[in-house]
RNA sequence: CGAGCCGGCAAGACGAUCGCGGCCGUUUCGGCGGUCGAGGAAAGUCCGGACUCCACAGGGCAUGACGCUGGGUAACUCCCAGGCGGGGCGACCCGAUGGAAAGUGCAACAGAGAGCAGACCGCCGAUGGCGCCGAUCCAAAGGAUUGGCGAACAGGUAAGGGUGAAACGGUGGGGUAAGAGCCCACCAGCAGUUCGGGUGACCGGGCUGGCUAGGCAAACCCCGUCAGGAGCAAGACCAUGCAGGGACAGGGCUGCCCGUCCGAUACGUCCCGGGUAGGUCGCAUGAGGCCGUGCGGUAACGCCGGUCCCAGAUAGAUGAUCGUCCACGACAGAAUCCGGCUUAUCAGCCGGCUCGCACC
Numbered sequence: 001c002g003a004g005c006c007g008g009c010a011a012g013a014c015g016a017u018c019g020c021g022g023c024c025g026u027u028u029c030g031g032c033g034g035u036c037g038a039g040g041a042a043a044g045u046c047c048g049g050a051c052u053c054c055a056c057a058g059g060g061c062a063u064g065a066c067g068c069u070g071g072g073u074a075a076c077u078c079c080c081a082g083g084c085g086g087g088g089c090g091a092c093c094c095g096a097u098g099g100a101a102a103g104u105g106c107a108a109c110a111g112a113g114a115g116c117a118g119a120c121c122g123c124c125g126a127u128g129g130c131g132c133c134g135a136u137c138c139a140a141a142g143g144a145u146u147g148g149c150g151a152a153c154a155g156g157u158a159a160g161g162g163u164g165a166a167a168c169g170g171u172g173g174g175g176u177a178a179g180a181g182c183c184c185a186c187c188a189g190c191a192g193u194u195c196g197g198g199u200g201a202c203c204g205g206g207c208u209g210g211c212u213a214g215g216c217a218a219a220c221c222c223c224g225u226c227a228g229g230a231g232c233a234a235g236a237c238c239a240u241g242c243a244g245g246g247a248c249a250g251g252g253c254u255g256c257c258c259g260u261c262c263g264a265u266a267c268g269u270c271c272c273g274g275g276u277a278g279g280u281c282g283c284a285u286g287a288g289g290c291c292g293u294g295c296g297g298u299a300a301c302g303c304c305g306g307u308c309c310c311a312g313a314u315a316g317a318u319g320a321u322c323g324u325c326c327a328c329g330a331c332a333g334a335a336u337c338c339g340g341c342u343u344a345u346c347a348g349c350c351g352g353c354u355c356g357c358a359c360c
Base pairs, nucleotide, nucleotide: 001356002355003354004353005352006351007350008349009348012325013324014323015322016321017320018319020037021036022035023034024033025032026031039331043342044341046340047339048338049337050336051231052230053229054228058258059257060256061255063227064226065225066224067223068082069081070080071079072078083097084095085094086093087092098222099221103220104219105216106215120161121160122157123156124155127154128153130150131149132148133147134146135145136144137143138142169187170186171185172184173183174182188212190209191208192207193206194205195204196203197202235281236280237279238278244272245271246270247269248268250262251261252260253259288308289307290306291305292304294303295302296301326329
């Protein structure tokens, strides 16, 4: 200098004027003053929780989600570290990554054959049969025995070709008619066993075995873990308002069963109908933010200390104009709250690392 990998920052700046919402102060009740006022994703509503109600929130089945190991966390399908598999020269990236020698099932197209496979081409045709030529025997026709040659009828063969994402280990030798774990050596892989390392996933070595066991579980399924339901229009209180009627042993716990609760003759339970559409709370001090040569830990994170209070509406505030400057400004806006994931995002900046080339 070029090409890349990983992580982070930031989200126009300053000033003036006008306007909007919350809170505090003041007021002659008209206002005035002070202060605070969106985001890294406030978004999608996809996970996990807090909180509230369903009497308690129990057991089993079903159903659903998740799925290597260890740790973090309130919890998680999230995060960190590691293992294994795959990709890249590398920095590094990707993986729903338990079980396919429990069972059932599936595999488009191509191909002869796709699961305890298969003979299309090729190879062989030892053996049996067929044809031709001999030899010997029977007196002959003819037959029997036997030798050679041929074709490729039966048939053999998974070495080679070809198809495919995938064709039932690889290389070499023996063997054979040709072949084949048919046999042997080495290698790969598998099962069992044993030793060593690791908390563990797993890794490394030895011995034995039979020769090979295919893929898919984001197919059913098996194993393990978790999950009761509904959600801030939850729910609590105040005010306003209304019209009652019916049923009588059943109803609720929001799939089913167990279990359990309320009730069974009326001031009860359930169902239908009618009414209200205002206010207060929930609702902003919280798994909170920031700072630290702090402490523990590889890290995620935890602990300790200091400091700060930082939107809170209910038709829903957070905007507009002007001036100066720059790198010329994207995606987009709270609605109960918090932790994640995912998606959108202009122009930039910073740090660490890898590979290549050149020079000192």
Description:
This is a predicted structure of a 360-nucleotide RNA (Bacterial RNase P class A) from an Acidobacteriota bacterium. The sequence was found by an Rfam model in a public genome assembly. Model confidence (mean pLDDT): 79 of 100.